[in-house]
Context: one part of a larger RNA
Order: sequence, then C1' cells, then structure tokens
RNA sequence: GAACGAACGCUGGCGGCGCGUUUUAAGCAUGCAAGUCGAACGGUAUAUAUCCUUCGGGGUAUAGAGAGUGGCGAACGGGUGAGUAACACGUAGGUAAUCUGCCUUCGGAUGGGGGAUAGUUCAUGGAAACAUGGAGUAAUACCGCAUGAGAUUUAAUCACGCGAGUGGUUAAAUGAAAGGUGCAAUUGUACCGUCUGAAGAUGAGCCUGCGGUCCAUUAGCUUGUUGGUGGGGUAAAGGCCUACCAAGGCGACGAUGGAUAGCCGGCCUGAGAGGGUGAUCGGCCACACUGGGACUGAGACACGGCCCAGACUCCUACGGGAGGCAGCAGCUAAGAAUCUUCCGCAAUGGGCGAAAGCCUGACGGAGCGACGCCGCGUGAACGAAGAAGGCCGAAAGGUUGUAAAGUUCUUUUCUUGGGGAAGAAUAAUGAAGGGAGUGGAAAGCCCUCCAGAUGACAUUAACCAAGGAAUAAGCCCCGGCCAAUUACGUGCCAGCAGCCGCGGUAAUACGUAAGGGGCAAGCGUUGUUC
Repeated sequence: GAACGAACGCUGGCGGCGCGUUUUAAGCAUGCAAGUCGAACGGUAUAUAUCCUUCGGGGUAUAGAGAGUGGCGAACGGGUGAGUAACACGUAGGUAAUCUGCCUUCGGAUGGGGGAUAGUUCAUGGAAACAUGGAGUAAUACCGCAUGAGAUUUAAUCACGCGAGUGGUUAAAUGAAAGGUGCAAUUGUACCGUCUGAAGAUGAGCCUGCGGUCCAUUAGCUUGUUGGUGGGGUAAAGGCCUACCAAGGCGACGAUGGAUAGCCGGCCUGAGAGGGUGAUCGGCCACACUGGGACUGAGACACGGCCCAGACUCCUACGGGAGGCAGCAGCUAAGAAUCUUCCGCAAUGGGCGAAAGCCUGACGGAGCGACGCCGCGUGAACGAAGAAGGCCGAAAGGUUGUAAAGUUCUUUUCUUGGGGAAGAAUAAUGAAGGGAGUGGAAAGCCCUCCAGAUGACAUUAACCAAGGAAUAAGCCCCGGCCAAUUACGUGCCAGCAGCCGCGGUAAUACGUAAGGGGCAAGCGUUGUUC
C1' cells in the first nucleotide's frame, strides 16, 4: 500500500447491487418447510329433492368432505462441515466387471381365472399412545393357469478378436400383463396406462495413473495380513466373506503412529514466481441428538421413515408412552459479533394429476444492519482593500475570509398531489385452416394461427405538477517518518506513543482554543493475510 463474512469508538441524508452466528455439530417453546391423484378402488358422514311412516325412522336419486386400500413422489430440492490425509477431491483414463424409475425412438403382446384384506360394522382392553377378536366388501392391491417374437440359462456349431470375450445359427428349459376415461352403441374406436424386448439419453456404482498439510523429539508396520485354489455374496471386479494351501506384503522415494484439515472452480495479495485462503455463488464428498442395523424401493442403509442401545427433554392414572431446527423464521446460552416468529406462489423450477388444479420457508420479494462496493446530495453565481465576533500581535496590523450577511437563481434530493409501465409467456376452453391413419360413424390425435384468466413486490420504477435553500457533515491528524502551527494551561505531574521518543516553568510531541492538513457519509482504532 492492498484486502476483509469483520469488531470497537465518534458521527450519520438518499439510492442501486451484494453480504449478514467465522464462537457451541450446544439445547430448543411455537408455527410452517412433501405431498398429490375420484380419469386405479370400495364407500361414508352430511346436504338437497322425492316417496313411505307405527312419527322412532326408513327407502330412492343427485352432489359428496374427512378417513382408508392402491399408484407416483417422498433418495430431488433445502441445511451444515462434525468426521475424513482417503480414489474423499482435482485431473486423465478404464469398465471385455456393472445398474439406471420417469423421458425419447423402434418392435411385439395385453387371453382366461382365483382367494383375501383395509375401510365398514359388532364387541373387548388401555389414562394415553395404541391394540385385539368376530362378521363382511373392492381394485391398476395379491396369487395361480395359458401363450413366448425377442429375452435369460445350458449344449452343439460357425465367424471375428493376441486374449479375457463378442456376434450368428440350431436344440432344450425358464419366466409376462391391468385396466381406466372420452366417443359410439350388440361387435368397436381414440387416448392414457400395463407387460416383454432393442437402442438412446440422463443419473449412478466400481477400478487405475498422477497431484495437493505438518512432525523422524513417530522407524519399523502387518495375520484376512500378501498371494493362490474351491465355495459364497453383489447390479458388478475384488480377502468383499469363508475353508484349505503357500509365506508373503509395506517401509528413509518416509511405511506405521500422532497432530491438523472437508476437496475444487475460485477469492485476496503480488510485476511475476510465489504466499495466504476455501464466507457468499457453482461442482463433488460427508453428516442429520450419539452409536449400530436392516426394510421398502429403479435409486437410501434414508435430515422432517423404521428397529435396537445410550444421553437428554417432556407427558403419565406409575402400568407405560412421546421427541430430535446442521430446513425457514424465532428463543436460550456462548461470544467482540451476525437479521423478520414478514408477503406470495404473479415469475422460474420441482412433485402429483388427462386437465382444471393442489402442494412447494426451493424460489420470487419485502423488512432490519453504513457490513461492503458503486453512484448522488448537503446548493450555484455575484458579493468588502474586507462587517461583527473569535484568535494572534506591544502597537500598526494580520488571520478566520467571499467565508457570513445581502442580491439573483436552480430544485438533484425532500414534502404533497396526480395519472402510471415492464416483469404475463400463455393454460383450460372456443373459433379457423391443414395433416396422418382408421372406422359403419362419432369422438379422439398431430401441426399452424386467432381469441382467451392470472402481479406477491406495489402507495413499484420511471414520469408530471406544486412548494421552498428548503431535509442533510463528520472523523482523524498537524515533532520526524508524514501533508499540516501558534497561543494559553500543566510542570518527569497529568498525560502521549506505530518506531525514534515527548513532559523536570517559554512543550510546534500532554490538555484546550484558534488556525491548518487529509479523507468524507463516513473517519479512525484493533485483529488477520499478502
């Protein structure tokens, strides 16, 4: 000199864009943060209409919340950096050792049956959480049967490849499925699904070369350890696991141990080389009260799922139960220190749904904080050989100083008022035109175009009008380094200080005043890095 997620002191007008628990991965009251689908399914409370009625009620039709079965999602998105010195990350490769829901493209199929169960109802137990039994019902829930182009396995054979293998042909064996809605009306048809294949895309698993901390006052480490064979296991190679066999494997090119640490793109500094760092934003990894475990699933060993153990907190009728903010707000504690228990799904994106739509503390916004960067303003011109006051000086005078007053203007900003963009694309639906293919027809499907609702922000931005210099300047320094000096007070006192050093009676170094210098809505100090 530059920089900062800063803090502290004094001061403080506005706007834009960013940033905001770096400490205790400490504990958390309350609310919200993951649902959705009636076009998968049975069906209820209730409402309305109507009929019957013994006046208690019951039947039928329509609409139909909540709950339940089922599907998809909940593995994304959001948070944090505890652990981790490791194929965790970065980079370059491999997978002839693998998987991949939804999506896209191209094929084939969707036949015929069965038994349950929740909801419901009737009981029972319990303080609660919840649980048990009887009866009975549906499905795109569950389970057999049939079929098998292609698929998988085995065998034979051919071609290719150095090879582990890949591809083709033949034979045998194995394993599938579910319906719904619109239109039509005896057959059907269109769309959405379901099953089975091939390919793609996307995502993921695994393996390898190289790279990036400190300590040798850590020198030896290792028995599933190193390798082989058989077996198991996985989507998949592998001591991943297991039985047997061999005795190997690593290490001064630093093994092992210890300490510290998420890694990177980047960021800061520097002419560069380098040094420091890893907040915000983006990629990857790890974690979700602590430790362990699996289930479901295409995907988890799962933050707002389950089970076990532990610590802690809460409820209890003492028998037993409930919980997990490192999601968004917010609270307590800690600390030098870090915000609103706000608005909205209008936009972007995500989940579900045919769609309308619902959900979304992701996100879009607003609020608080000079925490940072950038921009603007706090007025402009004229105005005395120069008012008053202050300060200095013996005086003359000097200085504050064109500064003020005053005159003439302007209105950025401010106050009041007014109308007022863009962010909104189009969806459902309707109209028109065209197309594919089929059908007896209708509807449906695809393309183009037109019409067509919706704004949290928001009393928005920007603009117009009126008013009036009106609403707006401080902080640090003045001995040298280092730009800027005098007076008074004090008297090695009180004090200053980054270093050198000032202060013991004329202190340009302390305190105050006047003047001056620097920066400016900031200025200084402290901390840290280069």
Small-subunit ribosomal RNA, 5' domain from a metagenome, 530 nucleotides, folded computationally.
Model confidence (mean pLDDT): 84 of 100.
It matches the Rfam family "Bacterial small subunit ribosomal RNA". Gene Ontology terms of the family: ribosome and structural constituent of ribosome.